[in-house]
Context: one part of a larger RNA
RNA sequence: CCCUGGUUAAGGAACUCGGCAAAAUAGCCCCGUAACUUCGGGAGAAGGGGCACCCACAUUAGGUGAAGAUCUUCGCGAUCGGAGCCGAAGUGGGGCACAGUGAAGAGGGGGUGGCGACUGUUUACUAAAAACAUAGGACUCUGCUAAGCCGCAAGGCGACGUAUAGGGUCUGACGCCUGCCCGGUGCCGGAAGGUUAAAGGAAAGUGUUAUUCGUAAGAAGAAGCACUGAACCGAAGCCCCGGUAAACGGCGGCCGUAACUAUAACGGUCCUAAGGUAGCGAAAUUCCUUGUCGGGUAAGUUCCGACCUGCACGAAUGGCGUAACGAUUGCCCCACUGUCUCAACCAGGGACUCA
Numbered sequence: 001c002c003c004u005g006g007u008u009a010a011g012g013a014a015c016u017c018g019g020c021a022a023a024a025u026a027g028c029c030c031c032g033u034a035a036c037u038u039c040g041g042g043a044g045a046a047g048g049g050g051c052a053c054c055c056a057c058a059u060u061a062g063g064u065g066a067a068g069a070u071c072u073u074c075g076c077g078a079u080c081g082g083a084g085c086c087g088a089a090g091u092g093g094g095g096c097a098c099a100g101u102g103a104a105g106a107g108g109g110g111g112u113g114g115c116g117a118c119u120g121u122u123u124a125c126u127a128a129a130a131a132c133a134u135a136g137g138a139c140u141c142u143g144c145u146a147a148g149c150c151g152c153a154a155g156g157c158g159a160c161g162u163a164u165a166g167g168g169u170c171u172g173a174c175g176c177c178u179g180c181c182c183g184g185u186g187c188c189g190g191a192a193g194g195u196u197a198a199a200g201g202a203a204a205g206u207g208u209u210a211u212u213c214g215u216a217a218g219a220a221g222a223a224g225c226a227c228u229g230a231a232c233c234g235a236a237g238c239c240c241c242g243g244u245a246a247a248c249g250g251c252g253g254c255c256g257u258a259a260c261u262a263u264a265a266c267g268g269u270c271c272u273a274a275g276g277u278a279g280c281g282a283a284a285u286u287c288c289u290u291g292u293c294g295g296g297u298a299a300g301u302u303c304c305g306a307c308c309u310g311c312a313c314g315a316a317u318g319g320c321g322u323a324a325c326g327a328u329u330g331c332c333c334c335a336c337u338g339u340c341u342c343a344a345c346c347a348g349g350g351a352c353u354c355a
Stems, first nucleotide, its partner, number of pairs: 001350008010341002014339001019336001027051005036041001038173001053094005062086003068080004096100001108334007115326002120132002136171007148157003174321004179251003184248002186244005193239003200232001204228005211220003252270005279313001280310001291307005
C1' cells in the first nucleotide's frame, strides 16, 4: 500500500453523474393513522407507548380430566364427581443494571412527477425495462370435407369443436372519448363497354410435282402431303363504375382588417381527396433553449405549476386522465451516517523483507 471487518471528536451529503456504499429502521402487544380511491385499498401509512425478573390479587380465567358414586339396553354406554397436571392475560407493589424483543435473526420513512394498469415474461454468459404478454376493445376471414396450418401423397392438427366456435391483424385494465379525407395503394362488390391467353377458326401464302409449255436452259403448275397463317370467336385480370380508414395512409399557403398599441372574431385569394376536431403541449416529442413567468434553494441547464411561438403532439402505429402496483426512471424533504471536510486507530488476510 491492497482486501475483509470494527470504532471515531465537531459537522452531517459539503461526496458524487446519482446518498453508490455504509449507517439508520426492525420483533410482539396497545394507542393512533392523511390526501386520494375503482370503497377493496392507501396502511405496518405517518407518529407514539409498553416489554426481563420477584411478590400479591391467586388454589386466577381457561384447558385437561384420574379415583369414586349412581343409572344401565352390560356397550369402548350415560349422568355426577372433581384429584392431579397444564396454564395465558391483567392490575398493584418491589428491587437490579448504562442497557430487559439485554446476544442472533427481523421494514428506513414521507412528498411530488414520467412511463407501464395490475400478477407475470425476456436478451442461459454486459440490457429485467417504459420492451413482450395480459384480461378488455375492434376489424376481418370461416357454414363444416370450415377457414388456416403441416405433408409430394396417404394422412394429420384445427376438433371428436360448429359462428357465445375457430383462424388472422391491430389496440391494450378502468373512466371520458376516438373528429375530417376513399384522390393514391390495398381489400370488397359490379358487370354494360374497352383490352386480352390458350383453344376454336380458316382467308391467304410457301415447299413438293402428275401434267402442260419450251430445241434447250428453264417456266407455269391441279390434287395430295407438309409448313406458315389474317379476319372472326375466346375467361379471369387490367381499364372502368361504386363501397370501405379500430384498411396502408393523409389531415395547407399568402394578403388585409377593430377609435393607443398589440392582436384579429371578420374579409379576400390560391391550392387540395381533405386541410388537425376534442384533449394535451419547451413534453421519453422543443432546434433556437438554461424560452418566459411562478414555486422550491443563499445560489436550481435538473424538478414542479403555468403560458403556447407544437423546428417536428394528436385521437385503437389510439388521445387525455386514473386508485392500486413497480429490484422501473426524475426531483424534494425527514431520519441516519467516515460518502465527504480529513483523516486516525484496531483485528484478520495479502503484498513486501528475512528465515